[in-house]
Context: one part of a larger RNA
RNA sequence: CGUAGGAAAUUUGAGAAGGGCUGUCCUUAGUACGAGAGGACCGGGACGGACGAACCUCUGGUGUGCCAGUUGUACCGCCAGGUGCAUGGCUGGUUGGCUACGUUCGGAAAGGAUAACCGCUGAAAGCAUCUAAGCGGGAAGCCUGCUUCAAGAUGAGAUUUCCAUUGAGGCGCCCUACAGACUAUGGGGUUGAUAGGCCAGAUGUGGAAGCGCAGCAAUGCGUGGAGCUGACUGGUACUAAUACGCCGAUCACUCACC
Numbered sequence: 001c002g003u004a005g006g007a008a009a010u011u012u013g014a015g016a017a018g019g020g021c022u023g024u025c026c027u028u029a030g031u032a033c034g035a036g037a038g039g040a041c042c043g044g045g046a047c048g049g050a051c052g053a054a055c056c057u058c059u060g061g062u063g064u065g066c067c068a069g070u071u072g073u074a075c076c077g078c079c080a081g082g083u084g085c086a087u088g089g090c091u092g093g094u095u096g097g098c099u100a101c102g103u104u105c106g107g108a109a110a111g112g113a114u115a116a117c118c119g120c121u122g123a124a125a126g127c128a129u130c131u132a133a134g135c136g137g138g139a140a141g142c143c144u145g146c147u148u149c150a151a152g153a154u155g156a157g158a159u160u161u162c163c164a165u166u167g168a169g170g171c172g173c174c175c176u177a178c179a180g181a182c183u184a185u186g187g188g189g190u191u192g193a194u195a196g197g198c199c200a201g202a203u204g205u206g207g208a209a210g211c212g213c214a215g216c217a218a219u220g221c222g223u224g225g226a227g228c229u230g231a232c233u234g235g236u237a238c239u240a241a242u243a244c245g246c247c248g249a250u251c252a253c254u255c256a257c258c
Stems, first nucleotide, its partner, number of pairs: 001152001005163007015149004021049007033038001051106005059100004066093005071086006110144003117137004169247004173189005194240003197236005204228002210223005
């Protein structure tokens, strides 16, 4: 821009894409078959490999404003306690998130038309013949079936609702995240829990500082599962989403009445 008014939702599915892999073992059954050696079809079940998708309960990884320990040095006047720098200084653990080495699931079943091939009936051609008329079976392949996209499918579809300038709806602007390179998308904008803060909890760390006690001291014990705690959960208008601006459909035709 189009989809002959403008919107907001919900959809149909022409078409397109993805997927389609495979092994071992048990059983049927040491059965059918076979002199024996050997050894099935059909059917049922279990466990895998590779590949793919989703997810984070578990197991791990990561963790640069979480917690603790610790070395050197500088500083906070000193002690104590801290802070800066040294690869986050190093070391041990770790929430959310993201992840695989983790977990769950998938390939199918089924239907249809067929290939090679196997048949029934059957003439031409008194026989024979799967074929000429007619009718069956038959594959990991084909069309459906499963998942995803999808009306620019210009063949532009459908349904519901709203609005006629007294304005449906949208955008800007702002707070933002389950979104994200930007944009877009989603949520929210005081009639408000959108983000931050605060409160409570969870989680993590692992026993804070101060004080007291024991010890010459290093240190230990008590107060006390202490103190601190990023992203998590639930609350709470304290702070910021204030205020405001812009776009936006006035069509045509038909019928009825005057």

A computed fold for a 258-nucleotide part of an RNA from Brevibacterium sp. CS2, annotated as large-subunit ribosomal RNA, domain VI.
The coordinates come from a structure-prediction model, not an experiment, and the mean pLDDT is 88.
It matches the Rfam family "Bacterial large subunit ribosomal RNA".